A computed fold for a 73-nucleotide RNA from Candidatus Woesearchaeota archaeon UBA525, annotated as transfer RNA. The prediction has a mean pLDDT of 81. The source organism's lineage runs through Archaea, Nanobdellati and Candidatus Woesearchaeota. It was read from a public genome assembly. Its Rfam family is "tRNA". By type it is a transfer RNA.
């Protein structure tokens, strides 16, 4: 330099044009328990990496870029 891959909640994914964006772990609250763990219910938490396109309708499809893995030179 040139091609894949990827980027969603704190973390670790998941979602393949439409309905509220979810799940496990974390967290916070309550419940149980003589206390803690565990277990049980509920809750908070997100500009879907930026910035343009297309479309009624975009996390998703196209383009450009920034970051991170990787493959030939």
């Nucleotide at each position: 330099g040139u091609c894949c891959c990827g980027a969603u909640a704190g973390c670790u994914c998941a979602g393949c044009g439409g309905u509220u964006a979810g799940a496990g772990c974390g967290c916070g609250u309550g419940g149980c328990u003589g206390u803690u763990a565990a277990c049980c219910a509920c809750g908070a938490g997100g500009u879907c990496g930026c910035c343009g396109g297309u479309u009624c309708a975009a996390a998703u499809c196209c383009g450009g870029c920034u970051c991170g893995g990787g493959a030939c030179g």